The prediction has a mean pLDDT of 83.
This is a predicted structure of a 479-nucleotide part of an RNA (small-subunit ribosomal RNA, 3' major domain) from an alkali sediment metagenome.
Rfam family: Bacterial small subunit ribosomal RNA.
RNAcentral holds the full RNA, with entries from SILVA.
[in-house]
Context: one part of a larger RNA
Order: sequence, then structure tokens, then C1' cells
RNA sequence: UGGCGGGGGUCCGCACAAGCGGUGGAGCAUGUGGUUUAAUUCGAUGAUACGCGAGGAACCUUACCAGGGCUAGAAUGCUGGGAGACCGUCCCUGAAAGGGGAUUUUGUAGCAAUACACUGCCAGUAAGGUGCUGCAUGGCUGUCGUCAGCUCGUGCCGUGAGGUGUUGGGUUAAGUCCCGCAACGAGCGCAACCCCUAUCACUAGUUGCCAUCAGGUAAUGCUGGGAACUCUAGUGAAACUGCCGUCGCAAGACGUGAGGAAGGAGGGGAUGAUGUCAAGUCAUCAUGGCCUUUAUGCCCUGGGCUACACACGUGCUACAAUGGGCGCUACAAAGGGUCGCAACAUGGCAACAUGAAGCUAAUCCCAAAAAAGCGCUCUCAGUUCGGAUCGCAGUCUGCAACUCGACUGCGUGAAGCUGGAAUCGCUAGUAAUCGUAUAUCAGCAAUGAUACGGUGAAUACGUUCCCGGACCUUGCACA
Repeated sequence: UGGCGGGGGUCCGCACAAGCGGUGGAGCAUGUGGUUUAAUUCGAUGAUACGCGAGGAACCUUACCAGGGCUAGAAUGCUGGGAGACCGUCCCUGAAAGGGGAUUUUGUAGCAAUACACUGCCAGUAAGGUGCUGCAUGGCUGUCGUCAGCUCGUGCCGUGAGGUGUUGGGUUAAGUCCCGCAACGAGCGCAACCCCUAUCACUAGUUGCCAUCAGGUAAUGCUGGGAACUCUAGUGAAACUGCCGUCGCAAGACGUGAGGAAGGAGGGGAUGAUGUCAAGUCAUCAUGGCCUUUAUGCCCUGGGCUACACACGUGCUACAAUGGGCGCUACAAAGGGUCGCAACAUGGCAACAUGAAGCUAAUCCCAAAAAAGCGCUCUCAGUUCGGAUCGCAGUCUGCAACUCGACUGCGUGAAGCUGGAAUCGCUAGUAAUCGUAUAUCAGCAAUGAUACGGUGAAUACGUUCCCGGACCUUGCACA
């Protein structure tokens, strides 16, 4: 100087407390461990692995296994040789890949020799490797932590390591600011500048809008028209403790304060200092070294990654009446669409099929929002709860649904009556609950992820305790 302490002081955080809803019990989905296997490819492993890499494993992907093949090789160059246009078509063998064979046509310039372009062959030279090492590395990432810290120049103090500044008194979300001070300044962080959102004004007015006027319909901004309103998308205004009062030297704090759409950082996002964990990644990529080169490379068929006594994590659905079923009636936002979205009509109980308008989209479509409301029914039961499992019959995608897809109809109707010890999330448009969309994608194992809106709570006395962190101080058999 740091680190540590079941030392002290001060302070903070859904850390506890106060509340609400879960997990742990059941069934299923998914990931992991273990076991099994020819293979169940590899990585991630307290917090910081386990719906993680994977934003989509039937083939492909694919890296794994079995079998069949290739050897300058699947791709791209360069040099030399010899051949031919290329492309295409056909035959044999084979599971395919591969192997063997046949057929057709000589491109451009030039009289020609030849040159150029393209194709495949032979020889040579560069290959290839998801092989190893993340403890050789770059880059990227997690975490402490959006915590308030981490340093430097000059000066001063100390023999020196170092100290001071950065400590102290207040204050703040903040090393934020004020006051003091052998310090005076500065940098990286904090904050602000950026984006979305809440209010208003101006500009613009189509594909969006319809107050006023007119026309028209069974009905509809449907039409003429309008530029008010909503909205869209560009520019600006607005919030600064600015005003008032109390306290205070100041910084600032307080107020059912005024005004205001918004009040003390208005709400949310992006943004992650010096460093820590030899943290993670050689399998995104790049890369040193090592290893491999008729194989640890490459191609193909089939299988596996989907196994199953079991254990754990994360979820979904439930156990019902604040509910289940049936009918009728409403109200969103944000996305996507031409290899596409498809209105509508017809057929089918349905999944869907057949035809087909419109739309390269504020125009057309996906599209029905659902919870909600209003009626009817069920009356506490393993049930009209719950839907696992299984049987049969179908639809769709795709070369192909056996291993191993999703969906539909009929039948079947398991466990489960609120869950031990323990444990998790959340402080407001939040939790809880309800649907919607998208990426990936032929299809889909999505209950996942990422967004979007609808309905919409309870509680916080307080900081003694648990956990983590910050500053000062003290002890130390630690460095």
C1' cells in the first nucleotide's frame, strides 16, 4: 500500500421487512447430469452452465457412427504438355456417390502459321482439417456494476516503499455540488449532448381524416368537396428548484404551495471507467506453435444427435364456480406479404381443397384480437373440472414423415382436490392476467426467444438481522 475480520462508524440496493404471484408435489415440453449405445458430435458447469451457442437436427444442416467410394482432391489460382468448342443426349453397373462406354458439334481474329477465350485430361506448384492447445493470442462476450469509482502533471511531505490531492464538515442518484484544507490543476468515468414516449404550436394533406355544404346508397368518407379534428412526419416551444414560503454561510432540503400536459433525473432505452475472475470462446471469424496428408481431408447411402431405471434446472397446462360449455355484442398496438399475403365463392363437421378479385402496400391481404359485456346452462362431483395416454379415419408440406413432422375429426379419459424442507420474481401502467405479431422457416416438434398492445392491483413501519456493495477508521501469525 492492499486484502481479510463471527472489529467499529456512516450509507446504499426488491438485500431484509410489508405485500402479491410463483417454483419445490401432478402430467407434459425443453435443457443438463448419469446410464446405455456402433454413434448417442462438440462446447457451456456456483453466483457469471443447464428453453445456453441452436433466431427452428426427417434428408441437408452434421461436426458423430456403419458401409460404399475419391486421392492435386469439394472451391479458387499459376506453369508446362497434349486434346477438344462448350453445352447437351443415351447405355451398362451401383443404394447413391462413384466407375466404364457411346454419340453430336471445332468458337473469335487471321490467307496461313499461330494467338486468344472456354471446357475437361496429364504432370508440377499453392491445398484441406469443426484435429490439439482460450494456460501462446487478436477480436468479441459474461461478471462485480450503470457500482462511483480509477488515475495523471507540477508542487509539498517521507531515507524509501509511498503519502498528499481523492481526507474533513455538509449535500447528492453520483469523486454531484458547496465550505474548509500544502496543495493547485487536469484526464477516464458521473451528468448532459442521442433515440422513444407524455403537451402544444407551425409546415404539409395522400393511400390517412370528415366538423361544415351538397349528392347518393340496403349500408359504408361511397362521391363532389373540405384542411377544421384524429393521424402521419419534419421543424420548433416547453421544466430551470425558474417563482413563493420555511430552514441553511453555501450547496441544497422541505411544502396536499402556485402556475403547468409534465416538478424536482417526468417515464423508458442506448451508453458499461481503471481493473477482477490465467472467467468464456482456436466450433462465427482471424491467428502462433504442434499434429495429419491414398487421411484426422473430400463425396455418398443409411443410422445417430429424438435412446431411458433415474437425478436436477427452466417452462406450459391444470387441480375448477372470481370457473367450464354454448350463443350474441364490442374495443388495440406493433409487425409481415410478389418464390408472397390472399378477400370472396363453392365443397368438406374440420384440418384443408378447388376457382379467384385486390395488393410491390397509411390503398389490398394476413386479421378472428382475447380477456371483457349480455343471456342460457352446469351446482361442488375426480364432475359438463382436467386433459396425459392410446385406437381408428384423414389433411398439408416435402424426393421422402418407419426410426423422427405439424394439424383435423371421432372415440379413449391417466395423474392431479393447491403441493415438505427449502426457494424465486416484482415498488406502477409495475406484478398478475389476456390475447397479437415477427425472426428462423418447404414443413415443424414454439409451451422457447424478441417485440406489441388490452385489463390492471397490494405493500414499503423501518434498517436490528440475512446477502451484496461504497467510504472512513482499527487489528493482523496474510501478500